[in-house]
RNA sequence: UCAUGUUCAGGGCAAACCGCGCCGAAAGGGCGGGACGCAAAACUAUAGGGGCUUACCGGAGCUUGUCUCCCGUUGCCAGCCAGCUGCCGCG
Numbered sequence: 001u002c003a004u005g006u007u008c009a010g011g012g013c014a015a016a017c018c019g020c021g022c023c024g025a026a027a028g029g030g031c032g033g034g035a036c037g038c039a040a041a042a043c044u045a046u047a048g049g050g051g052c053u054u055a056c057c058g059g060a061g062c063u064u065g066u067c068u069c070c071c072g073u074u075g076c077c078a079g080c081c082a083g084c085u086g087c088c089g090c091g
């Protein structure tokens, strides 16, 4: 440097779920508990793809409402793929 993760050391992270005089319109996030898992479950979400959301703007519908749908827009997800950096072991 490249490939790799059966095994070692120090360890690290933390899904679902529960809680909260928390933030948010929502998705989601924060904090505490918790552990399904993870060798990148570190980092990157202005532009690689994908997913979620829809307060607000515009449009449509009829059942006329705290309604539904579409477009835009708004955020969000890195534990979907991706990009990027990297510990230890091993070849």
Base pairs, nucleotide, nucleotide: 002091004089005088012038013037017033018032019031020030022029023028036079043083044082048081049080050077051076052075056072058070059069060068061067062065
The RNA shown here (c-di-GMP-I riboswitch aptamer) has 91 nucleotides and comes from Paenibacillus methanolicus. NCBI's taxonomy places the organism under Bacteria, Bacillota, Bacilli, Paenibacillaceae, Paenibacillus. Model confidence (mean pLDDT): 84 of 100. It matches the Rfam family "c-di-GMP-I riboswitch aptamer". Rfam links the family to the GO term cyclic-di-GMP binding. Of the family's consensus pairs, 95% are formed in the model.